[in-house]
RNA sequence: AGGGCUGUAGCUCAAUUGGCUGAGCAGCUGAUUCCAAAUCAGCCGGUUGGGGGUUCGACUCCCUCCAGCCCUGCCA
Numbered sequence: 001a002g003g004g005c006u007g008u009a010g011c012u013c014a015a016u017u018g019g020c021u022g023a024g025c026a027g028c029u030g031a032u033u034c035c036a037a038a039u040c041a042g043c044c045g046g047u048u049g050g051g052g053g054u055u056c057g058a059c060u061c062c063c064u065c066c067a068g069c070c071c072u073g074c075c076a
Stems, first nucleotide, its partner, number of pairs: 001072007010025004019056001027043005049065005
């Protein structure tokens, strides 16, 4: 330099032909307990990597940029 894959909650991952963005864990509150853990109930948590475009409507399609990983190549 060229090509491919990935990017969604603090972490790990879902999201049906493009149609209200979700789960588990973590965190917080309460119940339980002599106290704690475990368990149970509830709550909080999102610029879907950034920007632009198409569309009535975009995590999803198109363009561009950024970051990580992999492959090929170039210089030394």